[in-house]
The prediction has a mean pLDDT of 86. The part of an RNA shown here (large-subunit ribosomal RNA, domain II) has 729 nucleotides and comes from Pyrobaculum oguniense TE7. Taxonomically the source falls in Pyrobaculum oguniense (Archaea, Thermoproteota, Thermoprotei, Pyrobaculum).
Context: one part of a larger RNA
RNA sequence: GCCGGGGAGUGCACGGCCGUGGCGAGCCUAAGGGGUUCAACCCCGGAGGCGUAGGGAAACCGACAGCCCGCAGCGGGGAAACCCGCGAGGGGCGGGGUCUGAAAGGGCCCGUAGUCACGGCCGUGCGACCAGAAACCGGGCGAUCUAGCCCUGGGCAGGGCGAAGCGGGGCGAAAGCCCCGUGGAGGCCCGAAGGGGUUCUGAUGUGCAAAUCGUUCCCAUGACCUGGGGCUAGGGGCAAAAGACCAAUCAAGCCCGGUGAUAGCUGGUUCCCCCCGAAGCGGGUCCCAGCCCGGCCUCCCCGGAGGUUGCCGGCGGGGUAGAGUACUGAUCGGGGGUGCGGGAGCCGAAAGGCUCCGGCCCCCGGUCAAACUCCGAACCUGCCGGCGCCGUAGAAGGGGGGAGGCGGGGGCGGUGGGGUAAGCCUCCGCUCCGAGACGGGAACAACCGAGACCGGGGUUAAGGCCCCCAAGUGCGGGCUUAGUGUCAAUCUCGAAGGGCGUCCCCCGCCCAAGACAGCGGGACCGUGGGCCUAACAGCAGCCAUCGGCUAAGCAACGCGUAACAGCGGACCCGCCGAGGCGGGGGGCCCCGAAGAUGUACAGGGACUAAGCCCGCCGCCGAUACCCCGGGCCUCCGGCCGUUGGCCGGAGUGCGGUAGGGGGGCGCGGCCGUGGGGCAGAAGCCGGGCCGUGAGGUCCGGUGGACCCGCGGCCGACGAAGAUCCCGGC
Numbered sequence: 001g002c003c004g005g006g007g008a009g010u011g012c013a014c015g016g017c018c019g020u021g022g023c024g025a026g027c028c029u030a031a032g033g034g035g036u037u038c039a040a041c042c043c044c045g046g047a048g049g050c051g052u053a054g055g056g057a058a059a060c061c062g063a064c065a066g067c068c069c070g071c072a073g074c075g076g077g078g079a080a081a082c083c084c085g086c087g088a089g090g091g092g093c094g095g096g097g098u099c100u101g102a103a104a105g106g107g108c109c110c111g112u113a114g115u116c117a118c119g120g121c122c123g124u125g126c127g128a129c130c131a132g133a134a135a136c137c138g139g140g141c142g143a144u145c146u147a148g149c150c151c152u153g154g155g156c157a158g159g160g161c162g163a164a165g166c167g168g169g170g171c172g173a174a175a176g177c178c179c180c181g182u183g184g185a186g187g188c189c190c191g192a193a194g195g196g197g198u199u200c201u202g203a204u205g206u207g208c209a210a211a212u213c214g215u216u217c218c219c220a221u222g223a224c225c226u227g228g229g230g231c232u233a234g235g236g237g238c239a240a241a242a243g244a245c246c247a248a249u250c251a252a253g254c255c256c257g258g259u260g261a262u263a264g265c266u267g268g269u270u271c272c273c274c275c276c277g278a279a280g281c282g283g284g285u286c287c288c289a290g291c292c293c294g295g296c297c298u299c300c301c302c303g304g305a306g307g308u309u310g311c312c313g314g315c316g317g318g319g320u321a322g323a324g325u326a327c328u329g330a331u332c333g334g335g336g337g338u339g340c341g342g343g344a345g346c347c348g349a350a351a352g353g354c355u356c357c358g359g360c361c362c363c364c365g366g367u368c369a370a371a372c373u374c375c376g377a378a379c380c381u382g383c384c385g386g387c388g389c390c391g392u393a394g395a396a397g398g399g400g401g402g403a404g405g406c407g408g409g410g411g412c413g414g415u416g417g418g419g420u421a422a423g424c425c426u427c428c429g430c431u432c433c434g435a436g437a438c439g440g441g442a443a444c445a446a447c448c449g450a451g452a453c454c455g456g457g458g459u460u461a462a463g464g465c466c467c468c469c470a471a472g473u474g475c476g477g478g479c480u481u482a483g484u485g486u487c488a489a490u491c492u493c494g495a496a497g498g499g500c501g502u503c504c505c506c507c508g509c510c511c512a513a514g515a516c517a518g519c520g521g522g523a524c525c526g527u528g529g530g531c532c533u534a535a536c537a538g539c540a541g542c543c544a545u546c547g548g549c550u551a552a553g554c555a556a557c558g559c560g561u562a563a564c565a566g567c568g569g570a571c572c573c574g575c576c577g578a579g580g581c582g583g584g585g586g587g588c589c590c591c592g593a594a595g596a597u598g599u600a601c602a603g604g605g606a607c608u609a610a611g612c613c614c615g616c617c618g619c620c621g622a623u624a625c626c627c628c629g630g631g632c633c634u635c636c637g638g639c640c641g642u643u644g645g646c647c648g649g650a651g652u653g654c655g656g657u658a659g660g661g662g663g664g665c666g667c668g669g670c671c672g673u674g675g676g677g678c679a680g681a682a683g684c685c686g687g688g689c690c691g692u693g694a695g696g697u698c699c700g701g702u703g704g705a706c707c708c709g710c711g712g713c714c715g716a717c718g719a720a721g722a723u724c725c726c727g728g729c
Base pairs, nucleotide, nucleotide: 001729002728003727004726005725006724011126012125013124014123015122016121017120018119019118020117021116022115023114026050027049028048032044033043034042035041054061055060064094066093067092068091069090073086074085075084076083077082095110096109097108098107099106100105129268130267131266132265136258137257138256139255140254141253147232148231149230150229151228152227153226154225155224156222158190159189160188161186165182166181167180168179169178170177171176194219195218196217200214202213203212234250236246237245271664272663273662274661275660276659281294282293283292284291285290296404297402298401299400300399301398302397306390307389308388310387311386312385313384314383315382316381317380318379322375323373324372328369329368330367331366332365333364334363335362336361337360338359340358342357343356344355345354346353347352408433409432410431411430412429413428414427416426417425418424438449439448440447453630454629455628456627457626458625459624463620464619465618466605467604468603472617474616475615476614477613478612479611485607486606497591498590499589501588502587503586504585505584506583507582508581509580510579518575519574520573521572522571524548525547526546529543530542531541554569557568558567559566631654632653633651634650635649636648637647638646639645640644665718667715668714669713670712671711672710673709674708675707676706683702684701685700686699687698688697689696690695
């Protein structure tokens, strides 16, 4: 992992609601008892409980036969629509009881329905749907592992160094020192046994092994190693101290018990079909992974004619966006004033004076504001009317039962708020995903199309039509040469700034009296203008910028020189012979352009159209739409043998998670009833048929003794999941 078996909302008590039934101003017994082959059951038992009156803490006091509206229904009228009357139930007014209060006012209550049993759903208490802790407490069992200690035994090859002491010798006055020998000390040295476990962070790592193997390394006469016996026990021991060790377990051992501890956490929770169908919001919370109330979902009942999300109109409410600077506050420049005197300078012997800066105020111009507003939208909203839509096939409203949920998320809009920004945080509206399949988008919850009851046929939507791949290698015009591109948008958009790339449009100027470019030539004289200067001659700088000759030629636009010189330019002529120059706008394209596994940014092939823009025709393409057939649900009408069935009709009904409601299938057992079976029951295997389905039924085989239908009742009743439990493979 698979298969088989096991495996999770139960029971009692109390309470709430609904259904069914009995009795009803009443209803029921409880304990206990009598009868009983002591079983079902029948009977007794009224203690007591609920109800029949409430209000009040209590003392205490103590309640509707009134009026109106009006559904169903009934009666009358009418051909009908409808009208009139009565009107259970329903609604309103009035009235009443009591408490409070001086009163007014207010609270609760009053025009009679309950109670018992059974069943269903829910709540509370209990283990309370099942499984799961880490822990806590109690009582026991452990020192055959290991820690320390006590008692008693055992063990340590060999080699080295050579302390004290002693002997001899030498020296010395002596104390003593030196040499040689002897001697054999030591938590001394090297190193077997033995003990340890350092390194390779080696091997191994479903191992030889739940700590081993190899190499290397440390100790090896000692605080040494070791056998046997013994002691210390769980908040305790023992510890040369590591929270180490106390039997492969230790920041509090193990076993059993309390125990089904608790778990706002996690996982799991078993058959089918039908109808509806959420919320992730508001408030509160030692609250933020929980819960309570409300909102949102569902089911039932009452009710009986209006309701309203949309649009239009009317009358009101509002102070945002924007804008403005009238108020408040801020802010830049300038001007003016000042009965302000903080600073500086000058004058003066001083008193003081003058000027400037500064403060305050005013004016002009400029700039701002969530907590500024002289203004002020869009928009939102209250009421009324109209339209539309929904509603007597029952809306609105009211009451009751059951929930789930209170982690949301994406897109678009509000150019919302916060933030440099974010697939960021946060708010509002709409919408989608959540809980939504199907077609498109290469793939892809929320983007585009479209809301899937079932089967069949057709037509379209988005998007596409060269091949993968259904449909155009379609038609007309233009653009692009960059493989730009082959991207609707979100995602995943490539910017500022550049481009004699190319196409289109507009404006201005020049041009056969010859433009623009190119080529050839000229570009002079007064003069080296004046000043300054060492010098400055067109060209450091200052001032001026005239005149002449001319086709034209600057008192010089640039390079250059120490200063000159020199080289271009302006300007003019010639050659040439048709457009040229400048500015603005638009389209496509190019540069800007660097990233980490592999092209990797068309889905691929590939494409010069199969790219981009404009126009046109056709086709493909969904569960959409249409048609045919069928099923189901709800409601209406009729009939019947009335918890339902049949017939006819209506629906702008039939996606669906949490969840609510309804109806069924199957399993085991019991009661009643009807059947089957050795001429072959159950079970198992294979197949046919029926049912929307859970399932049912029939046939064959196997098997070899029990089984099933119908009516009803009961339940430890349905498995794929829980790293579920047990077994098998």